[in-house]
Molecule: Bacterial RNase P class A
Organism: Gammaproteobacteria bacterium
RNA sequence: AAAGUCCGCCAGACAGUCGCUGCUUGGAAUUAUCCAAGGGGAGGAAAGUCCGGGCUCCACAGGGUAAGGUGCCAGGUAACGCCUGGGGGGUGUAAGCCCACGGCCAGUGCAACAGAGAGUAGACCGCCAAACCCGCAAUUGCGGGCGGUAAGGGUGAAAGGGUGCGGUAAGAGCGCACCGCGCUGAUGGUAACAUCCAGCGGCAUGGUAAACCCCACCUGGAGCAAGACCAAAUAGGGUUCCUAUAGGCGUGACCCGCGCUGGAACCGGGUAGGUCGCUUGAGAUCUGUGGUGACGCAGGUCCUAGAUGAAUGGCUGUCCAUGACAGAACCCGGCUUACGGCGGACUUUCAAA
Numbered sequence: 001a002a003a004g005u006c007c008g009c010c011a012g013a014c015a016g017u018c019g020c021u022g023c024u025u026g027g028a029a030u031u032a033u034c035c036a037a038g039g040g041g042a043g044g045a046a047a048g049u050c051c052g053g054g055c056u057c058c059a060c061a062g063g064g065u066a067a068g069g070u071g072c073c074a075g076g077u078a079a080c081g082c083c084u085g086g087g088g089g090g091u092g093u094a095a096g097c098c099c100a101c102g103g104c105c106a107g108u109g110c111a112a113c114a115g116a117g118a119g120u121a122g123a124c125c126g127c128c129a130a131a132c133c134c135g136c137a138a139u140u141g142c143g144g145g146c147g148g149u150a151a152g153g154g155u156g157a158a159a160g161g162g163u164g165c166g167g168u169a170a171g172a173g174c175g176c177a178c179c180g181c182g183c184u185g186a187u188g189g190u191a192a193c194a195u196c197c198a199g200c201g202g203c204a205u206g207g208u209a210a211a212c213c214c215c216a217c218c219u220g221g222a223g224c225a226a227g228a229c230c231a232a233a234u235a236g237g238g239u240u241c242c243u244a245u246a247g248g249c250g251u252g253a254c255c256c257g258c259g260c261u262g263g264a265a266c267c268g269g270g271u272a273g274g275u276c277g278c279u280u281g282a283g284a285u286c287u288g289u290g291g292u293g294a295c296g297c298a299g300g301u302c303c304u305a306g307a308u309g310a311a312u313g314g315c316u317g318u319c320c321a322u323g324a325c326a327g328a329a330c331c332c333g334g335c336u337u338a339c340g341g342c343g344g345a346c347u348u349u350c351a352a353a
C1' cells in the first nucleotide's frame, strides 16, 4: 500500500421565528374549550409478523387421541426455534464463517439411464482349465464341454475394505503384517467426546430420514378491533321447522368427563358516542463483585411518546465526518431483512528499512 474478516459507536448539531401534541400548575369559561408558565415528544432496525412470553377473556376448566414444533453436550434466560461456551462435521491459505448435528440392526419406501449385478445385490470382457468327459495329435500338447474364480478390465454418483507378502490350477482375508472397521477395557473430561493407549475379532446385511417412520422433550384457544365501565336508542318484534328419555350450546379437531339448557333458518328494527385499558417496565444507566462467557448479585442515579383519518413540521443563518435505510398504535426478549459514516483489532499478499 492492496485485499479480506470480526467488533464498537453515531444516525446531523446550534441559534432565532411561526406552528402541532401530551402532562403539571394557575386563571377564565360551563361544558368536555381558551390563555399563561414549566417539563416532555419515533428506531437500531419502529420494518417482516417468523418465534417466545407478559396481560385480557372463554373459565374456578380435567383426561386422552390426533396434529404441530424442536433435536450433539453443558449452561444463561420469564421463556424460546434465541444467546454463551464446548464437542463433532463442512468450508476458506488464513483471520473466520456455516450446520435441518437423535435413530437405517423396528419396519416400509426411493436411487433414471448404463451395467453381469444396486442390498443378504454378480459373471459381460477376461483368468484357470487342477479333477471328469469328447475330438485331434500322440513327446510336451491343442480345441471344446462340464466346472472353478471375482485379484485385472469395463458400466455407473455409488460395485462385496486398502497396500504388500505368502499360497493356489488360477484366484480370494484363504492366511499373515500394517492401516482401516467393529466390540470391550484403561486414561482424561460433569458431558458430548477424545486417545499415533491396550486387548479381542477376519470383519463391512452399503446410501438416503428438510423420505414415510421410530425415539426423547415441549404445546388449550382467541387476541388491545382482547376486555371493562358509562350514556343513549329501539321492536324482551314476526314467520316456519324440529322437539323435551331427545337434541343443542359451552374459544381449533375428535372421544370421554363436566356444566348449562329447548334449538335451527329467514325477514324486519335500533345503536355503533364517550371513558378506561394507555405506559414505572422480566426498565435504562453507573460503580463494585462472581463467572472463560452469555449473564447473575449488591448499591447509587434517572423517568424517557401515548396519538385515535392518526401529533414532533415550515422558514432563516452558522458549523462539519455524514445526514443513508426509514415513522410507535398494548408491552417486552429474540431472529431475519434494508442501509450511510467514523473508529478499533486481526489475517493474507507486495514493497522498503
Base pairs, nucleotide, nucleotide: 001349002348003347004346005345006344007343008342009341010340012319013318014317015316016315017314018313020041021040023038024037025036026035027034028033043325047336048335050334051333052332053331054330055223056222057221058220062256063255064254065253067219068218069217070216071215072086073085074084075083076082087101088099089098090097091096102214103213107212108211109208110207124153125152126149127148128147132145133144134143135142136141161179162178163177164176165175166174180203181201182200183199184198185197186195187194188193227276228275229274230273237267238266239265240264241263242262247261248260249259250258283302284301285300286299287298288297289296290295